[in-house]
Context: one part of a larger RNA
RNA sequence: UUGGGUUUAAAGGGUGCGUAGGCGGAAGAUUAAGUCAGGGGUGAAAUCCCGCAGCUCAACUACGGAACUGCCCUUGAUACUGGUUUUCUUGAGUUCGGUGAGGCAGGCGGAAUUUAUGAUGUAGCGGUGAAAUGCAUAGAUAUCAUAAAAGAACACGAUUGCGAAGGCAGCCUGCUGGGCCGUUACUGACGCUGAGGCACGAAAGCGUGGGGAGCGAACAGGAUUAGAUACCCUGGUAGUCCACGCCGUAAACGAUGCUCACUCGAUGUUGGCGAUAAACUGUCAGUGUCCAAGCGAAAGCGUUAAGUGAGCCACCUGGGGAGUACGCCGGCAACGGUGAAACUC
Numbered sequence: 001u002u003g004g005g006u007u008u009a010a011a012g013g014g015u016g017c018g019u020a021g022g023c024g025g026a027a028g029a030u031u032a033a034g035u036c037a038g039g040g041g042u043g044a045a046a047u048c049c050c051g052c053a054g055c056u057c058a059a060c061u062a063c064g065g066a067a068c069u070g071c072c073c074u075u076g077a078u079a080c081u082g083g084u085u086u087u088c089u090u091g092a093g094u095u096c097g098g099u100g101a102g103g104c105a106g107g108c109g110g111a112a113u114u115u116a117u118g119a120u121g122u123a124g125c126g127g128u129g130a131a132a133u134g135c136a137u138a139g140a141u142a143u144c145a146u147a148a149a150a151g152a153a154c155a156c157g158a159u160u161g162c163g164a165a166g167g168c169a170g171c172c173u174g175c176u177g178g179g180c181c182g183u184u185a186c187u188g189a190c191g192c193u194g195a196g197g198c199a200c201g202a203a204a205g206c207g208u209g210g211g212g213a214g215c216g217a218a219c220a221g222g223a224u225u226a227g228a229u230a231c232c233c234u235g236g237u238a239g240u241c242c243a244c245g246c247c248g249u250a251a252a253c254g255a256u257g258c259u260c261a262c263u264c265g266a267u268g269u270u271g272g273c274g275a276u277a278a279a280c281u282g283u284c285a286g287u288g289u290c291c292a293a294g295c296g297a298a299a300g301c302g303u304u305a306a307g308u309g310a311g312c313c314a315c316c317u318g319g320g321g322a323g324u325a326c327g328c329c330g331g332c333a334a335c336g337g338u339g340a341a342a343c344u345c
Stems, first nucleotide, its partner, number of pairs: 004316003007299002012313001014200004021193003025088007033081002035077008049065003053061002091190001092187003096182001097180001102176007109154001113150003116146005124135002161168002205246006214240002219235004257312006265290010294301002318345003327338004
């Protein structure tokens, strides 16, 4: 490069916004750049191919033709693509209803836990497979009381809902983002994708300052065991929480990129709308289960496609070496991004 692929065999970027680029709805006019046709020029010779001839043949050589798939000029064609222009409304967008743990900030709440103080009360409690460490006569555990203190998490909770993803859950208030349905009216292709770039991005980790109930890496002790740097138990520091700033990775998963169109059905559920006395039912958008065709190596997918097509991006090319080395970029660091080769099977 060509071809083939990317749910699970290697392979979809963690997610979005968007630059360049690529691709792009309907009708008319114009242009003639791409495209197509005719003509002209050029495309050296040799080589290659075809024909024929000369060395006894052949290699080799000579002659003729074709070819040189290209480029330039010119005259035309105008369906498609492109440029310019006019128009259109179905793509896209803007205006009124309802929905939701969407986001940010502030305030408030009860249950539980631990602690403190007081009371009752006495010898155990706790823990385990069984124990022991541990706590307890300096009165524990248990029970009760306190408008007592503190921090963290919110039973109801679902096969639910929302968000681009990460993710989001007590209640109330304020600010704020989004999709959805219905309805006219308006703009008039304003669209799709998106290399670089920018922003967001669980947990852990880092910096500074707070906070610290429960849990709990490390650590200590007790058990278990041949040993036990573990699993079990008693403790327990970072951390977990808050503010601000970094880090930028995950089995960041639907292991399934985004957008659009088309393609049998059954059944549940969420939000709207229509209709109906009500049940039933219809429709749009989401979210589940089961299946026809089709696809698939199979498992399975199956209108939420892994079916049938179109556009754009990303990625793969045997295992190990290796997501390593080196260089560069980023970071306070930890480390992250990019990313080989020798060698070996």

This is a predicted structure of a 345-nucleotide part of an RNA (small-subunit ribosomal RNA, central domain) from an uncultured bacterium. The prediction has a mean pLDDT of 86. RNAcentral holds the full RNA, with entries from ENA and SILVA.